[in-house]
Context: one part of a larger RNA
RNA sequence: CCCUCGUUAAGGAACUCUGCAAGUUAACCCCGUAACUUCGGGAGAAGGGGUGCCACCCUGGUGAAGAAAAGACUUUUGGAGCUGAGGGUGGCCGCAGAACCCAGGCCCAGGCGACUGUUUACUAAAAACACAGGUCUCUGCAUAAGCCGUAAGGCGACGUAUAGGGACUGACGCCUGCCCGGUGCUGGAAGGUUAAGGGGAGAGGUCAGCGCAAGCGAAGCUUUGAACCGAAGCCCCAGUAAACGGCGGCCGUAACUAUAACGGUCCUAAGGUAGCGAAAUUCCUUGUCGGGUAAGUUCCGACCUGCACGAAAGGCGUAACGAUCUGGGCGCUGUCUCGACGAGGGACCCG
Numbered sequence: 001c002c003c004u005c006g007u008u009a010a011g012g013a014a015c016u017c018u019g020c021a022a023g024u025u026a027a028c029c030c031c032g033u034a035a036c037u038u039c040g041g042g043a044g045a046a047g048g049g050g051u052g053c054c055a056c057c058c059u060g061g062u063g064a065a066g067a068a069a070a071g072a073c074u075u076u077u078g079g080a081g082c083u084g085a086g087g088g089u090g091g092c093c094g095c096a097g098a099a100c101c102c103a104g105g106c107c108c109a110g111g112c113g114a115c116u117g118u119u120u121a122c123u124a125a126a127a128a129c130a131c132a133g134g135u136c137u138c139u140g141c142a143u144a145a146g147c148c149g150u151a152a153g154g155c156g157a158c159g160u161a162u163a164g165g166g167a168c169u170g171a172c173g174c175c176u177g178c179c180c181g182g183u184g185c186u187g188g189a190a191g192g193u194u195a196a197g198g199g200g201a202g203a204g205g206u207c208a209g210c211g212c213a214a215g216c217g218a219a220g221c222u223u224u225g226a227a228c229c230g231a232a233g234c235c236c237c238a239g240u241a242a243a244c245g246g247c248g249g250c251c252g253u254a255a256c257u258a259u260a261a262c263g264g265u266c267c268u269a270a271g272g273u274a275g276c277g278a279a280a281u282u283c284c285u286u287g288u289c290g291g292g293u294a295a296g297u298u299c300c301g302a303c304c305u306g307c308a309c310g311a312a313a314g315g316c317g318u319a320a321c322g323a324u325c326u327g328g329g330c331g332c333u334g335u336c337u338c339g340a341c342g343a344g345g346g347a348c349c350c351g
Stems, first nucleotide, its partner, number of pairs: 001346008010337002014335001019332001027051005036041001038171001052092007060083003066077004093097001105330007112322002117129002133169007146155003172317004177247003182244002184240005191235003197229002202224005209216002248266005275309001276306001287303005
């Protein structure tokens, strides 16, 4: 010097990113216990008191000897001894009586997630995942839909729409606005487009034949092939947003000023409703005001100028819950002022 422990005057978070770490608290009995609340809870809330030993008294159980009646069984009385759990009164000792060990620190406010659960085996336990509950959608059963498999076959399910699959949301409460132009899905079938196939007009090759020749050229075979008939799909017409998604700009206006309920205009499928808002979202920003502090880039309450919240990629609340995150307070402490001493084990020295 390092590790693991113990003690520490006065102060008591001044330490520090942060009370990290360490301490405080701790058992049982009694008293007492707020806001809020889904009336269950919160709650061991908080905050107090008691706890050893001895004697006596009160109290529960069992019930001996003895006594009385009966005198065959037995009954009544009696209270010793033993024993259980408490209560009361008085006394004794110590610094200390849950005497050792073991054994919640507490409160206030806020964010997130309802909750118990699950997770990165070996740096992340969380606000992530899951979750009951909600909604949409597919599936009518002979092979359901969906999934695994080349297939046979299997799961779904020895189930049958109160069932099964997929997707999103995520208890509960109050709610969930507008847009179907684009994309998707569903429905429609008049018209347009459209494949194989059908269809064969027509054209070419070949050669019997005809012709003096140039050339023409039946049937057959063969190469090719127009019109026309051809489904779904697409175009088209509707519906559908708890489907993918989207939810404006400029200018003016009120008898101080400021602001604009109001008006004009352009564009759009429609221009963001309720609620919330410098927020896990706010760049400017340590916004401004209030609270808390002597002093507060954090925190809480407001304001709204929302760079760039917003309604099941849900919005806003919410009791309870959390080894969660943030701010504050009480208690308590070697975290610190600021160190010191001690113990064990290393390091180091000698052998």

A computed fold for a 351-nucleotide part of an RNA from Aminiphilus circumscriptus DSM 16581, annotated as large-subunit ribosomal RNA, domain IV. Model confidence (mean pLDDT): 88 of 100. It matches the Rfam family "Bacterial large subunit ribosomal RNA". Rfam links the family to the GO terms ribosome and structural constituent of ribosome. NCBI's taxonomy places the organism under Bacteria, Synergistota, Synergistia, Aminiphilaceae, Aminiphilus circumscriptus.